[in-house]
This is a predicted structure of an 88-nucleotide RNA (SAM riboswitch aptamer (S box leader)) from Xylanimonas protaetiae. The sequence is in RNAcentral, with records from Rfam. NCBI's taxonomy places the organism under Bacteria, Bacillati, Micrococcales, Promicromonosporaceae, Xylanimonas. Rfam family: SAM riboswitch aptamer (S box leader). Rfam links the family to the GO term regulation of gene expression.
RNA sequence: CGACCAUCCCGAGCGGCCGACUGACGUGGCAGGACGACGCCGCAGCAACCCUGCGACAGCAGGGUGCUCCAGCCACGAUCGAUGGAGG
Numbered sequence: 001c002g003a004c005c006a007u008c009c010c011g012a013g014c015g016g017c018c019g020a021c022u023g024a025c026g027u028g029g030c031a032g033g034a035c036g037a038c039g040c041c042g043c044a045g046c047a048a049c050c051c052u053g054c055g056a057c058a059g060c061a062g063g064g065u066g067c068u069c070c071a072g073c074c075a076c077g078a079u080c081g082a083u084g085g086a087g088g
Base pairs, nucleotide, nucleotide: 001088004085005084006083007082008081013043014042015041016040017039021032022031023030025077026076027075028074029073044068045067046066048065049064050063051062052061053060054059072080
């Protein structure tokens, strides 16, 4: 990088830096944001997938990835997007 499988239900925030947009893209609406959003870093937390160990086969612990304002925000559109796994 292209194709395949599963999920997008629930859950879980503080501090520091920066400074105006952000919610993937287009249009329209809606929502969040100077009480500092988005992003980066640290710590903490959550437990979706995978690995290892234990197991009473319900799960538990450790590790890797991920996630933690609102809602994959809604409608329409399309080779839609995100995360994990296996494989080339």